[in-house]
Context: one part of a larger RNA
Molecule: small-subunit ribosomal RNA, 5' domain
Organism: metagenome
RNA sequence: GGAUGAACGCUAGCGGCAGGCUUAAUACAUGCAAGUCGAGGGGCAGCAGGUCUGUAGCAAUACAGAUGCUGGCGACCGGCAAACGGGUGCGGAACACGUACACAACCUUCCUUCGAGCGGGGAAUGGCCCAGAGAAAUUUGGAUUAAUACCCCAUAGUAUAUUGGUAAGGCAUCUUAUUAAUAUUAAAGAUUUAUCACUUGAAGAUGGGUGUGCGGCUGAUUAGAUAGUUGGCGGGGUAACGGCCCACCAAGUCUGCGAUCAGUAACUGGUGUGAGAGCACGACCAGUCACACGGGCACUGAGACACGGGCCCGACUCCUACGGGAGGCAGCAGUAAGGAAUAUUGGUCAAUGGACGCAAGUCUGAACCAGCCAUGCCGCGUGGAGGAUGAAGGUCCUCUGGAUUGUAAACUUCUUUUAUCUGGGACGAAAAAGGGUCUUUCUAGAUCAACUGACGGUACCAGAUGAAUAAGCACCGGCUAACUCCGUGCCAGCAGCCGCGGUAAUACGGAGGGUGCAAGCGUUAUCC
Numbered sequence: 001g002g003a004u005g006a007a008c009g010c011u012a013g014c015g016g017c018a019g020g021c022u023u024a025a026u027a028c029a030u031g032c033a034a035g036u037c038g039a040g041g042g043g044c045a046g047c048a049g050g051u052c053u054g055u056a057g058c059a060a061u062a063c064a065g066a067u068g069c070u071g072g073c074g075a076c077c078g079g080c081a082a083a084c085g086g087g088u089g090c091g092g093a094a095c096a097c098g099u100a101c102a103c104a105a106c107c108u109u110c111c112u113u114c115g116a117g118c119g120g121g122g123a124a125u126g127g128c129c130c131a132g133a134g135a136a137a138u139u140u141g142g143a144u145u146a147a148u149a150c151c152c153c154a155u156a157g158u159a160u161a162u163u164g165g166u167a168a169g170g171c172a173u174c175u176u177a178u179u180a181a182u183a184u185u186a187a188a189g190a191u192u193u194a195u196c197a198c199u200u201g202a203a204g205a206u207g208g209g210u211g212u213g214c215g216g217c218u219g220a221u222u223a224g225a226u227a228g229u230u231g232g233c234g235g236g237g238u239a240a241c242g243g244c245c246c247a248c249c250a251a252g253u254c255u256g257c258g259a260u261c262a263g264u265a266a267c268u269g270g271u272g273u274g275a276g277a278g279c280a281c282g283a284c285c286a287g288u289c290a291c292a293c294g295g296g297c298a299c300u301g302a303g304a305c306a307c308g309g310g311c312c313c314g315a316c317u318c319c320u321a322c323g324g325g326a327g328g329c330a331g332c333a334g335u336a337a338g339g340a341a342u343a344u345u346g347g348u349c350a351a352u353g354g355a356c357g358c359a360a361g362u363c364u365g366a367a368c369c370a371g372c373c374a375u376g377c378c379g380c381g382u383g384g385a386g387g388a389u390g391a392a393g394g395u396c397c398u399c400u401g402g403a404u405u406g407u408a409a410a411c412u413u414c415u416u417u418u419a420u421c422u423g424g425g426a427c428g429a430a431a432a433a434g435g436g437u438c439u440u441u442c443u444a445g446a447u448c449a450a451c452u453g454a455c456g457g458u459a460c461c462a463g464a465u466g467a468a469u470a471a472g473c474a475c476c477g478g479c480u481a482a483c484u485c486c487g488u489g490c491c492a493g494c495a496g497c498c499g500c501g502g503u504a505a506u507a508c509g510g511a512g513g514g515u516g517c518a519a520g521c522g523u524u525a526u527c528c
Stems, first nucleotide, its partner, number of pairs: 001528004006524005013380006019373002021338001026336003030333003035080003040077002043073002047071003050067007087291003097215007106208002111204007119153004129142005159184011189196003217263003224254003229251004234246003266288004270281004293314005316327004344370001346369003352366001353364004383414004393405005420464005428455001435448005472517005477498003483512005493500002
């Protein structure tokens, strides 16, 4: 000198864009953050409508009861989603990450393409109903019932398994192509005329899994470490290879090119600095990993050993009728605590994206916005021109006078950014979705009209008034740009280093003047 997720002191006009618990992975009140589908199902608690009956009335109508008949729909069965998105950096020195290869050792819901299929039957169960237990959480028994829930039969091959044949190739186990036999295994409908689903197979795409080479911290005041340890044979297990696990056999394996042990640490793209080499860092944004009160375990599923799922142990908190129960903010806000220190218990699904749905749509603290904070970067303003009786006042001096503050002020004139007021007023949104019409090999394209904005009456534009609303902070001995007076008298104090202060202090305190930066300026901390 540069930099910062900064803090502190003094000060403060505005806007744009960014950033905002670095500490206690401490504990959490409250609300919200993952639902959706009635075009899978039985149904009807609630809402709206209809129908029927009755009562009142001349009638319109009102009221009461019944009825799933219709729109729809609480709870329930079922499907898909909940493994994404969002948070944090505990652990981990490791194939965790980065990079490059490999899998002749693997899986992949939804999606795309291609092929085949969608026949028949059955038994339950939730809900509803009845009867109980319990303070509650919850739960027991009985009766009855549905499905795209479950089971059985049929059919089926380039599927799976076993056994063979032929050919080609390689990388050791083998692989690929082709062919034969035997055995086994499928399915679900819905709505209304055309779709969406369902089953099975092949290929793709996407997402993952696994192995290996190389790379990136410190310590030898850590020198030996290791028994599932190293290898083999055979099994188990897995989507898959493998001591991953097990039985048996052998005695190996790693290490001075640093094993083991200890300490520290999420990694990377990158960021800061520097001419570079390098050094330091890893906030925000993006990719990967790990974790979800501490520890362990599996279930479901294409995918989890699952943040807002389950079980067990533990610590803690809460409820209790003392028998027993409930909970997990490292989601968004917010609270307490800790700390030098870090924001609102806000708005909207309008856009982008996600889940579900044929769709309309619903949900979405993802996201988009707004609020707070000079935390940073960038931009703008606090006026411009003229104006010498060089006014008054202040300060200083060689003191009837002069120097300086200083064109500074006054005064004249101009402008109106900004602030205030008045009026108009967006882009983001039609390139969507849905509807009508037309064309069409797909089931897509063209066209028409209407509808949809949280931000926001915001940005922006026009007009009105009037210099009107707007400057501080640090420093002035040398380094280092900037000097005098007064006070003090080794005192009070200053100080980054050298050092100032003991009666003429440009170094302390005040004043005048000056220098530097400027809505900031200084100090502290850390890095280069």